[in-house]
A computed fold for a 75-nucleotide RNA from Verrucomicrobia bacterium UBA1263, annotated as transfer RNA. Lineage of the source: Bacteria > Pseudomonadati > Verrucomicrobiota. Rfam family: tRNA. By type it is a transfer RNA.
Parts: sequence; structure tokens; C1' cells
RNA sequence: CGGGGCGUAGCGUAGCCUGGCUAGCGCGUCUGAAUGGGGUUCAGAAGGUCGAGAGUUCGAAUCUCUCCGCCCCGA
Repeated sequence: CGGGGCGUAGCGUAGCCUGGCUAGCGCGUCUGAAUGGGGUUCAGAAGGUCGAGAGUUCGAAUCUCUCCGCCCCGA
């Protein structure tokens, strides 16, 4: 320098191709109940604006462009 992949709660991930429901799930965290306590089980809650910015659109995690970070391949 060229090509490709990934980035979504504290952690791990689905959703993206084919735009439209409240962005879902597991673990973890908090509260309550059961227990003498712990573990465990059950019930409930908080936590995201989807790497950043811009564009298209009535509407963008999803399409387009630029940039940032990480990884792989080639030169």
C1' cells in the first nucleotide's frame, strides 16, 4: 500500500442479507420471598440507543460514504 472479517448493556452473543412490533437471550448486578445463615430456587427491577460522524428515506442496528480500533491474508 491492496484485499477481507469483526465492533450491539459489566461480560458473551442473536438480530443486519430482505429497513418498520418496546433492540432480544444467557451470565452477572440490585430488590423482595422461601432458609437460623450460606448455597439454591422463585418473583421483580435497573442497565443500550447498536464503534464515531455524515447521507438516503416518512422511517436506519439494518442501505451508502468517510473515519477510528482490533484481527487475518497478500505485497